This is a predicted structure of a 68-nucleotide RNA (Fluoride riboswitch aptamer (crcB RNA motif)) from a Bacillota bacterium. Of the family's consensus pairs, 100% are formed in the model. Taxonomically the source falls in Bacillota (Bacteria, Bacillati). Its Rfam family is "Fluoride riboswitch aptamer (crcB RNA motif)". Gene Ontology terms of the family: response to fluoride and positive regulation of gene expression. The prediction has a mean pLDDT of 77.
RNA sequence: UCUCUUCGAGGUGAUGGGGUUCGCCUAAAAGUGCUGUCCUUCGCGCAGCUGAUGACCCCUACCAAGAG
Numbered sequence: 001u002c003u004c005u006u007c008g009a010g011g012u013g014a015u016g017g018g019g020u021u022c023g024c025c026u027a028a029a030a031g032u033g034c035u036g037u038c039c040u041u042c043g044c045g046c047a048g049c050u051g052a053u054g055a056c057c058c059c060u061a062c063c064a065a066g067a068g
Stems, first nucleotide, its partner, number of pairs: 009026005016059006033049005
């Protein structure tokens, strides 16, 4: 100096915060939803749709319905 492993830590899983847990990435990467249309195809472009969770729970925001 390089590679691998272990431990710790951090980041991340399409919109906020917290707890628990799982996956992925780690000096840069992991990550950046779906459908339709145009196009030979891909990509780009255009139009539309769902969800504040990776999963569970709570809070906040938004939306729908009902009651006072």